[in-house]
Context: one part of a larger RNA
RNA sequence: UUGGGCGUAAAGAGCUCGUAGGUGGCUCGAUAAGUCGGCGGUGAAAUUCCAGGGCUCAACCCGGAGAGGCCAUCUGAUACUGCCAUGACUAGAGUCCGGGAGAGGUGAGUGGAAUUCCUAGUGUAGAGGUGAAAUUCGUAGAUAUUAGGAAGAACACCAGUGGCGAAGGCGGCUCACUGGCCCGGUACUGACGCUGAGGUGCGAAAGCGUGGGGAGCAAACAGGAUUAGAUACCCUGGUAGUCCACGCCGUAAACGAUGAGAGCUAGCCGUCGGGCGGCAUGCCGUUCGGUGGCGCAGCUAACGCAUUAAGCUCUCCGCCUGGGGAGUACGGUCGCAAGACUAAAACUC
Repeated sequence: UUGGGCGUAAAGAGCUCGUAGGUGGCUCGAUAAGUCGGCGGUGAAAUUCCAGGGCUCAACCCGGAGAGGCCAUCUGAUACUGCCAUGACUAGAGUCCGGGAGAGGUGAGUGGAAUUCCUAGUGUAGAGGUGAAAUUCGUAGAUAUUAGGAAGAACACCAGUGGCGAAGGCGGCUCACUGGCCCGGUACUGACGCUGAGGUGCGAAAGCGUGGGGAGCAAACAGGAUUAGAUACCCUGGUAGUCCACGCCGUAAACGAUGAGAGCUAGCCGUCGGGCGGCAUGCCGUUCGGUGGCGCAGCUAACGCAUUAAGCUCUCCGCCUGGGGAGUACGGUCGCAAGACUAAAACUC
C1' cells in the first nucleotide's frame, strides 16, 4: 500500500461552530470533460505465450504467428457523473404566524431548616468517641436545654427507569436579560444542504496566579488506637483546598467505553411534552417529538444490539495494525508552573 476493522479483543477525537476540500433533491435543454464504442497509428528488439524447426535430448539457438498496457489524433453514443443554462419546481434546509414544556445559561435579590461560634439564663459532673479504648473537651461550669446574635456553605420533602443542555453539566424561591427545542398553521425563500483537514470557542475535578471569604468538611501534618510493624483502615484535632471575582490550565472510566448526517427494515408495553377526535374532567383512541423496557428478522466470536441498531445502504471526518520499551526520549508548539499536545527508535519477548 491493498485488504480488513474501531460497544467489551488494537482502534470514535471530550464537545460545538466552521474554512479549504469531499459530497449533494426534482425538471427541461445544451455540451461531450469523465464514461462507453469504432477506424487507423503507436506500443523497438530480446523476454513471456502458441505452433514449428536446429544442436543425439534438454538448457540454448533460429525463423514465424499471436498477445499486451499506455498514449494522443480522428469518429460516434449520451443512460449516469461533471460543466453551462431553464423553472411561479418543492419532498431537503431555512423564514414567518399562533401556542407549549423545561434543575438550559448569566446577573441581581431573597427564604427556611441544619451546622459551628459568641452572649445570657436554667443546671451539675460528666461529655465525646469506639469493636473496645485512648488522645480530646469539662468545676475557669462542659454535654443537655432555653432565648438572642453572627457567619459561611448547601438547598430535605416535591424527586421520578422524570426534565433541560452539543458536551462538560444543571435542583430552595423571585425578578431581569438570554440560547435551544417541540407542536399546530401551511403564508414565504427556492437546494440556500451534509460532513469537515487545519482553525475557533466551550470544557468535571484537581491544580496555578492576584484579591476576598472561611461555617462545615478535609489532602498534608500532629496525636490516640490497632498491629510483628501500621508512614494505612478506626478515633481526636487540623492547614491548603472546597466558596466568590478576574485570569490561567485543557485533562478524566470527558462512557452509551458506540463520530456526524440521511434513507430503508415485524411488533408489544410504559413514560415525558404537544396536536386532533371521543366520552365528559381524567380516561380512551390516534398522531408528531423525546426518553425507557421486552422482543421477530437480521447482525455478532460470544455477551448482546435490535426503528434511539451493534440490521441493510449512502456521504464526509477521526482512528487501529502483536506485547513490552512508551503515550516515554529527542525536537517543536503551548503553559507562570504543574504539565499538555505532537511523537519515535535501539533493545527485548
Overview:
This is a predicted structure of a 349-nucleotide part of an RNA (small-subunit ribosomal RNA, central domain) from an uncultured prokaryote. The full RNA is in RNAcentral, with records from ENA. Model confidence (mean pLDDT): 86 of 100.